[in-house]
RNA sequence: GGAGUGGGCCGAGUGGUCGCUGCGUCGAUGGCUCUCACGAGCCAUGGUCGUGGAGGAAAGUCCGGGCUCCUAAGGACACGGUGGUGGGUAACACCCACCGUCCGCGAGGAUAGGGACAGUGCCACAGAGAAUAGACCGCCGAUCGGGGGCUCGAUUGAGCCCCAGGAGGUAAGGGUGAAACGGUGCGGUAAGAGCGCACCAGCGGGCCGGGUGACCGGCUCGGCUUGGUAAACCCCACCGGGAGCAAGAUCAAGCAGGGAGCCUUGUCGGAUCGGUCCGGUCCGCUGUGACUCCCGGGUCGAUCGCUCGAGGUGCCGGGCAACCGGCAUCCCAGAGAAAUGACUACUCUCGACAAAACCCGGCUUACAGGCCCGUCUCCACUC
Numbered sequence: 001g002g003a004g005u006g007g008g009c010c011g012a013g014u015g016g017u018c019g020c021u022g023c024g025u026c027g028a029u030g031g032c033u034c035u036c037a038c039g040a041g042c043c044a045u046g047g048u049c050g051u052g053g054a055g056g057a058a059a060g061u062c063c064g065g066g067c068u069c070c071u072a073a074g075g076a077c078a079c080g081g082u083g084g085u086g087g088g089u090a091a092c093a094c095c096c097a098c099c100g101u102c103c104g105c106g107a108g109g110a111u112a113g114g115g116a117c118a119g120u121g122c123c124a125c126a127g128a129g130a131a132u133a134g135a136c137c138g139c140c141g142a143u144c145g146g147g148g149g150c151u152c153g154a155u156u157g158a159g160c161c162c163c164a165g166g167a168g169g170u171a172a173g174g175g176u177g178a179a180a181c182g183g184u185g186c187g188g189u190a191a192g193a194g195c196g197c198a199c200c201a202g203c204g205g206g207c208c209g210g211g212u213g214a215c216c217g218g219c220u221c222g223g224c225u226u227g228g229u230a231a232a233c234c235c236c237a238c239c240g241g242g243a244g245c246a247a248g249a250u251c252a253a254g255c256a257g258g259g260a261g262c263c264u265u266g267u268c269g270g271a272u273c274g275g276u277c278c279g280g281u282c283c284g285c286u287g288u289g290a291c292u293c294c295c296g297g298g299u300c301g302a303u304c305g306c307u308c309g310a311g312g313u314g315c316c317g318g319g320c321a322a323c324c325g326g327c328a329u330c331c332c333a334g335a336g337a338a339a340u341g342a343c344u345a346c347u348c349u350c351g352a353c354a355a356a357a358c359c360c361g362g363c364u365u366a367c368a369g370g371c372c373c374g375u376c377u378c379c380a381c382u383c
Base pairs, nucleotide, nucleotide: 001379002378003377004376005374006373007372008371009370010369012347013346014345015344016343017342018341020053021052022051023050024049026047028045029044030043031042032041033040034039055353059364060363062362063361064360065359066358067244068243069242070241079240080239081238082237083236084098085097086096087095088094099113100111101110102109103108114235115234119233120232121229122228123227136174137173138170139169140168143167144166146163147162148161149160150159151158152157182200183199184198185197186196187195201225202224203222204221205220206219207218208217209216210215248304249303250302251301257295258294259293260292261291263289265287266285268284269283270282271281272280273279311330312329313328314327315326316325317324318323348351
C1' cells in the first nucleotide's frame, strides 16, 4: 500500500413562524352537585404559560413470557415443538462459552449436531448390478463336458499334451454413478478374493490418563469392514391446556320486556241520586293510551385496562462471556379515525428502509450513506 475478517454505533444538523396531540398551571364562560349562606368540588368548551411527543427496524407476526378470561388447568391420550455439553434468563426455537463435523492459506465462517444391529420405506439419471447386490467388457476355465494329436492296448478304455471357450468360477482391472460392500503391498490361486499376513483407515470391546461435561489423548484385543437417508414414517428424552386488549372490568342514554302509581277510556259490574230512561257521583274489574318511578339484562356511548417497566443512564463489584448484584440519578408517546406536520433561513457527505396501537425479551427481513474498535488475518514492497 492492497485485499479481507469479526464486532459496536449513527440514521442529516441548527434556528424562526404557524399548527396537531398528551399532561400540568393560571384565569374565563356554561352546566351539575353539596351548603342557610359565604363558598367548595366535578365536568365541558375555547384561551395563557410550561413541558413530553415514533424506529433501529415501530415491519413480518415467526418463537418465548407477562397480563386477562375460560372450570379448580391436576392426570392420560392425540397433536405440535425441541434435540452435542455446560451456563445465562421470567421464558425461549434466543444469547454466551466450549466440544464434534465440514469449509477457508488464514483471521474466521456454517452447523435441526439423539437413534440407521427396534421395525418399515426411499435412493432420480446412468449402469449388468443400488443392499445381507451384481457377470456388460475383461480374466480364468483347476473341476465336469466337447474337439484334435501322441503313447499303451485287439476293442471298450487309460495316461500326457494342445485348442476353443459350453457348463461354470472370479468383484483384481475397465466402464456407469453422488454412492458399487475398506486402502497399499506381499503371499496365495486356474484366475481371484481379508482367503492368510504386515501397515494404514474405520467400527466395536477392554484398560489407563485429562476434563463438571460434550469430548480428547494413549495402550490393547477382535478380520468385525456392517452404504446413505429420521426438516421420510418411526423410536427415545424433554417441553406445551385453550383463546386473546375486538382479552377483560365498571358505569350506562334510547328502544324493547317485567312491575308499581296516577290519569284517561270502556255497549262492563255494583251502590247511590231518581217513578222510568238518558245522565251525574263513588267503588270494583278488564283492556287501550299518555306520564312518572322501580327492576334485571344490556345497545350507542363513557371510563378503566394504558403505560413506572424483567425501564434508561452513570459509577463500582462478580463472571472468559452471555449476564448478575449494589449505589446514585432520570421519567422518556399513550391516541381512539387515531397526533409528531407545513412554510422558511443557513450548513453538509444532499439524505435509504420505513411510522407506535396492551407491554416486554428475541429471531428474521428491508436499508442511501457514514463513523469507530481488534497487541485481528493474508499478500506485495521498503528499511